A computed fold for a 72-nucleotide RNA from Limulus polyphemus, annotated as transfer RNA. The prediction has a mean pLDDT of 81. Taxonomically the source falls in Limulus (Eukaryota, Metazoa, Eumetazoa, Merostomata). It matches the Rfam family "tRNA".
[in-house]
RNA sequence: UCCCAUGUUGUCUAGAGGCUAGGAUACCUGGCUCUCACCCAGGAAACCCGGGUUCGAUUCCCGGCAUGGGAA
Numbered sequence: 001u002c003c004c005a006u007g008u009u010g011u012c013u014a015g016a017g018g019c020u021a022g023g024a025u026a027c028c029u030g031g032c033u034c035u036c037a038c039c040c041a042g043g044a045a046a047c048c049c050g051g052g053u054u055c056g057a058u059u060c061c062c063g064g065c066a067u068g069g070g071a072a
Stems, first nucleotide, its partner, number of pairs: 001071007010025004018055001027043005048064005
């Protein structure tokens, strides 16, 4: 320098045009307990950035950035 893949809560991830953006774990509150843990109920929290297409984009397209892999 070129090619390919991947970017979603703190972490790991599902979702591939109209979703309340789902799950696990962690966190917070309440219950249970003498207390803690376990367990039960509830809660907050996310679509890498810019542009395009579209009535509508997390999803499709283009560019950038980051990470991983490959070629020289």